This is a predicted structure of a 73-nucleotide RNA (transfer RNA) from an SAR324 cluster bacterium. The prediction has a mean pLDDT of 81. Its Rfam family is "tRNA".

RNA sequence: GCCGACAUAGCUCAUCAGGUAGAGCAGUUCAUUCGUAAUGAACAGGUGACCGGUUCGACUCCGGUUGUCGGCU
Numbered sequence: 001g002c003c004g005a006c007a008u009a010g011c012u013c014a015u016c017a018g019g020u021a022g023a024g025c026a027g028u029u030c031a032u033u034c035g036u037a038a039u040g041a042a043c044a045g046g047u048g049a050c051c052g053g054u055u056c057g058a059c060u061c062c063g064g065u066u067g068u069c070g071g072c073u
Stems, first nucleotide, its partner, number of pairs: 001072007010025004019056001027043005049065005
């Protein structure tokens, strides 16, 4: 230098033929217990890397940028 994959909650990952974004763990509160753990219930937590385009509507499609990883030279 060229090619490809990936970037979503604090962490690990889903979701996607375009239609108001979810789970597990972690966190907070409550119940249970003499108390703790465990268990159960509820709650909170996301500008979906960034910029633009297409569209009535984009995490999803298209282009660019950045970062990480891999391959080739």